The part of an RNA shown here (small-subunit ribosomal RNA, central domain) has 345 nucleotides and comes from an uncultured bacterium. Model confidence (mean pLDDT): 89 of 100.
[in-house]
Context: one part of a larger RNA
RNA sequence: CUGGGCGUAAAGCGCACGCAGGCGGUCUAUCAAGUCAGAGGUGAAAUCCCGGAGCUUAACUUCGGAAUUGCCUUUGAAACUGUUAGACUAGAGUACGGUAGAGGGUGGUGGAAUUCCUAGUGUAGAGGUGAAAUUCGUAGAUAUUAGGAGGAACACCAGUGGCGAAGGCGGCCACCUGGACCGUUACUGACGCUCAUGUGCGAAAGCGUGGGGAGCAAACAGGAUUAGAUACCCUGGUAGUCCACGCCGUAAACGAUGAGUGCUAGAUGUUGGGGCUUUGCUCCGGUGUCGUAGCUAACGCGUUAAGCACUCCGCCCGGGGAGUACGGCCGCAAGGUUAAAACUC
Numbered sequence: 001c002u003g004g005g006c007g008u009a010a011a012g013c014g015c016a017c018g019c020a021g022g023c024g025g026u027c028u029a030u031c032a033a034g035u036c037a038g039a040g041g042u043g044a045a046a047u048c049c050c051g052g053a054g055c056u057u058a059a060c061u062u063c064g065g066a067a068u069u070g071c072c073u074u075u076g077a078a079a080c081u082g083u084u085a086g087a088c089u090a091g092a093g094u095a096c097g098g099u100a101g102a103g104g105g106u107g108g109u110g111g112a113a114u115u116c117c118u119a120g121u122g123u124a125g126a127g128g129u130g131a132a133a134u135u136c137g138u139a140g141a142u143a144u145u146a147g148g149a150g151g152a153a154c155a156c157c158a159g160u161g162g163c164g165a166a167g168g169c170g171g172c173c174a175c176c177u178g179g180a181c182c183g184u185u186a187c188u189g190a191c192g193c194u195c196a197u198g199u200g201c202g203a204a205a206g207c208g209u210g211g212g213g214a215g216c217a218a219a220c221a222g223g224a225u226u227a228g229a230u231a232c233c234c235u236g237g238u239a240g241u242c243c244a245c246g247c248c249g250u251a252a253a254c255g256a257u258g259a260g261u262g263c264u265a266g267a268u269g270u271u272g273g274g275g276c277u278u279u280g281c282u283c284c285g286g287u288g289u290c291g292u293a294g295c296u297a298a299c300g301c302g303u304u305a306a307g308c309a310c311u312c313c314g315c316c317c318g319g320g321g322a323g324u325a326c327g328g329c330c331g332c333a334a335g336g337u338u339a340a341a342a343c344u345c
Stems, first nucleotide, its partner, number of pairs: 003317004007299002012313001014201004021194003025088005031082001033081002035077008049065006091191001092188003095184005103177007110154001115149007125136002162169002206247006215241002220236004258312006266290011294301002318345003327338004
């Protein structure tokens, strides 16, 4: 350089925004850079190839041709790509009228429950387990009634329901705020797609500073079990879990399926809208199940494709060594990221 791939065999970056780059709708004109055609110059000789000739033949030598697929100059063509100019509305966006929603942020607020405290009633047990014990309790527990404190999470509604780019988001109210969808087709007029480097977001755990601490609970202690039991079970229990600010930047971050566009049978749920001749039919947007063609090694996928095509990016190339060492970059650290080789099968 070429090739074949990436749901499960190796392989889609966790997700987005986006500069450079790559690619890019319809029509008209223009130029002629790419493209195509003609001509000229050059492309040393030898070699290779073709046709002859000379050594008795061959190897070998030699003559002529072809080839040298390239580069340069010049004359033209104008379909396609491109340039420039103009126009368009089917892509994209704006405006207007509506709709649904746990989308995000801040502040407030509510009830149930657990725990603790105070007081009343009340008496000997309560807890816990397969069975027990550690544990709590006559200094009055457990149970029950009333009052209070505090923190965290929001039963029912609740749903292969909704929203969000992903991570994720669930009591109620107010304020601030992002996006989506439907309808009107009024406006702009290709303003688009993708995206190396870069930038931002990014569960849980963990880290720093300061708060908070009800329940739960790594570590830890004790009781059991057991041959042992550094476990599973039980009684306790600290970080943590919560809040503010700042780091970390990873997950089976999964649909193990990159983003965008077009085309390609149906059936049946559900969700947000529109229209109508309204038990329904139909159009647009999501979300499920089944399934035709087709695809697939099979499983399966199947208009939400893993089908048929196009554009751009990422990634893979036998197992182990190893997502490791060294170096770089980032981090307070933990570590992250980039990423080999020897050797071995």